[in-house]
Context: one part of a larger RNA
């Protein structure tokens, strides 16, 4: 892991509710006793209990009574049938559906064979090294000290084996091993290791001290008892069908993943048109807008107090300012804590419809108190977040089915069952793929479309529209000529000669020609180009608004729009007409809830669903009656025809070899796939 078998709302008491029976203004019996045929009845027993009357702290009065001076006014009552016991639902109080702590306590016991210390008696330490003090000589010194050699052997001395130990790395890690192996490493005459044997122990011991160690167990061993501690927390809770069905909020909480009481849910009685909703009608408001008349922000301009700054001035003052400027005026604006204004909605109320799995009241039972996203309306945040918080609407949750390629919360749409029927919905109809390679007119050329998803800015892409300017008295574009004269305008200036720079820009010939547009030279020259003709022969050129399109555009294994492929589209914008397409709507056949009656058969309306309520079955074991079965084959087991919406029943076959159904009741150790459940098997 699988197979069997065990396995979790019980039980007693008191309460409340509900129902079903006695009795009834009463209603019941408790210990005891007593009788009895199978320990079960039957009787007796009124003690006591509830109720028939309340008020008041009481005395104490009494249909009243308390307060109070009161004959006042209030506050409780007077009207309304109760007790007993069966049975259901729940509540306390017991363990209290079950399993589960880590823990506290015990003058209750085991333990120092591990291991910590200690005590007492034994043991073990290869080799090598190194060379304190002492001494001795010898040298020195007045003596000493001191100095050399030699002798000598000390040391928590050095190196390194047994022993003891564990530094580093690997290995091993379901292991050879619940701490090993190997390599390397510390001590190795010492605070050394060891070996028998005794000692101390649980708030106690030991401890060179790490909360180390006291038998693989240690910030208090183990066993045992209190003990089913206690767990607002985790996991589990075992047959069927049906009706109805939430909640994740609000209040409070040593609250905040807990409860409580109230909102939402079922059921049970009532009331009986009260409701949702609709129409009209009256209402109050200060939002969205917009505004600027308060209060604040706040941009130019005018226009003028006051201020600055300067001139005159001996003071009073007088004038100037390209400085600041209130108040006022104009022009253009902002506001959640502005408002001269101001709605749709929303809300209250009428008055009318409205019989609805609607309202309300009372009562019995739950559940929920982590909600998510998505549109609109705000707040927090960075007008971030699959982000946080409110209102308000859907959806999930508790909702299958279609569509979005897969997708809870988007879009369509609410699955009682069956059907190889039909017609739609959102969404699509080129193959994958069920249906247009469909009509019309347009745009796109970028594979845009085609990921979230595109900005700032960019451009002689394209398509529409509008507006203006030239132009058959030839426009634009190309080409070819022409582009002169006074004069090298005047000034500057070495030089300025169209073209360093200032000033001026006249006038002539002309078909035109700048006192030059730009390049160029020291200056002149050159080139060009405004302007002018020729040549050609119908459109050019600017501006604004717009459709769709380019660039802008950078991500990690191999790309894609689901894919294949698409280009007058199988793409985008308008129009249209078919078709497919969902558990939707329709059609038939069937179950089943409520209603309702033409009353037993129709008809209308229902029938997703957690948590939860509520009803009705099914099956096991026993037990009481009652009728059965059985060696002509009982239970049990292996199959199965068929039946019932399901729990489940089952004719009949084989096996098996002695008991065992069924009807109508009753009482439970009554139904298992999950609990890292429990035994046992394999």
């Nucleotide at each position: 892991g699988u197979c069997u078998g065990g396995g979790a709302g019980u039980u007693a008491u008191u309460g409340u509710u509900g129902u079903c029976a006695g009795c009834a203004a009463g209603c019941u019996u408790a210990a005891g006793c007593c009788c009895u045929u199978c320990c079960g009845g039957g009787g007796u027993g009124g003690a006591g209990g509830c109720g028939c009357a309340g008020g008041g702290a009481a005395a104490c009065c009494g249909a009243g009574u308390c307060u109070g001076a009161a004959u006042a006014g209030g506050g409780c009552g007077u009207u309304c049938a109760g007790u007993u016991g069966g049975c259901a639902g729940u509540a306390a109080u017991a363990g209290a559906c079950c399993c589960g702590a880590a823990g506290c306590g015990g003058a209750g016991g085991u333990g120092a064979u591990c291991u910590a210390c200690c005590c007492a008696u034994g043991g073990c330490c290869a080799g090598g090294u190194u060379g304190a003090a002492g001494c001795u000589u010898u040298g020195g010194u007045a003596a000493u000290a001191c100095a050399a050699a030699g002798u000598g052997a000390a040391g928590g001395a050095c190196c390194g084996a047994a022993c003891c130990g564990g530094u580093a790395c690997a290995g091993c890690u379901u292991g050879a091993g619940a701490a090993c192996u190997g390599u390397u490493c510390g001590g190795a005459u010492g605070a050394g290791c060891u070996g028998u044997g005794g000692g101390u122990c649980g708030g106690a011991g030991u401890g060179a001290a790490a909360g180390g160690c006291u038998a693989a167990u240690c910030a208090a061993a183990c066993c045992c008892c209190g003990c089913g501690a206690u767990a607002g927390c985790u996991g589990g809770u075992u047959c069927u069908c049906g009706c109805c069905g939430a909640a994740a909020u609000a209040u409070a909480u040593u609250u905040a993943g807990g409860u409580a009481u109230a909102g939402c849910g079922u059921c049970u009685u009532g009331u009986g048109c009260u409701g949702a909703c609709c129409a009209u009608u009256g209402g109050g408001g200060g939002u969205a807008g917009a505004g600027c008349a308060c209060u604040g922000a706040a941009a130019g301009g005018g226009c003028u107090a006051g201020g600055g700054c300067u001139u005159c001035a001996a003071c009073c003052g007088a004038g100037g300012u390209a400085c600041c400027g209130a108040c006022c005026c104009c022009u253009a604006u902002c506001a959640a804590a502005c408002u001269c204004c101001g709605a749709a909605u929303a809300c209250c109320a009428a008055u009318g419809g409205g019989u609805g799995a609607a309202a309300c009241a009372a009562g019995g039972c739950a559940g929920u108190c982590a909600g998510a996203c998505u549109g609109c309306g705000g707040g927090g945040g960075a007008u971030a977040a699959g982000c946080u918080u409110c209102g308000u609407a859907g959806u999930c949750g508790a909702g299958a089915g279609g569509g979005a390629a897969a997708c809870a919360g988007c879009c369509c749409a609410g699955a009682c069952c069956a059907c190889c029927g039909a017609a739609u919905a959102a969404g699509g109809u080129c193959c994958c793929u069920a249906a247009a390679u469909c009509u019309u007119g347009g745009c796109u050329a970028a594979g845009u479309g085609g990921a979230u998803a595109g900005a700032a800015g960019g451009a002689g892409g394209u398509g529409a529209a509008u507006c203006u300017u030239c132009a058959c008295a030839g426009a634009c574009a190309a080409u070819a000529g022409g582009g002169a004269u006074g004069u090298u305008g005047g000034c500057u200036u070495a030089g300025a000669g169209g073209c360093a720079g200032c000033c001026a820009c006249c006038a002539u010939u002309u078909a035109a020609a700048c006192a030059g547009u730009g390049c160029g030279u020291a200056a002149u020259a050159g080139c060009u180009g405004a302007c002018c003709u020729a040549u050609c022969g119908a459109g050019a050129g600017g501006a604004u608004u717009u459709g769709c399109g380019c660039c802008g555009a950078a991500a990690a294994u191999g790309a894609u729009c689901g894919g294949g492929a698409c280009u007058c589209a199988a793409g985008c914008c308008a129009a249209g007409u078919a078709c497919c397409g969902a558990a939707u709507u329709c059609g038939u056949g069937g179950a089943u809830u409520u209603a309702g009656u033409u009353u037993u058969a129709c008809u209308a309306a229902g029938u997703a669903g957690u948590a939860g309520g509520c009803g009705a079955g099914c099956g096991u074991u026993c037990c009481a009656a009652g009728g059965g079965c059985a060696u002509c084959g009982a239970a049990g087991c292996g199959g199965a025809a068929g039946g019932g919406u399901a729990a489940c029943c089952g004719a009949c076959c084989g096996u098996g070899g002695a008991g065992c159904g069924c009807u109508u009741g009753g009482a439970a150790g009554u139904g298992a796939g999950u609990a890292u459940c429990c035994a046992g098997a394999c």
Molecule: large-subunit ribosomal RNA, domain II
Organism: Rubellicoccus peritrichatus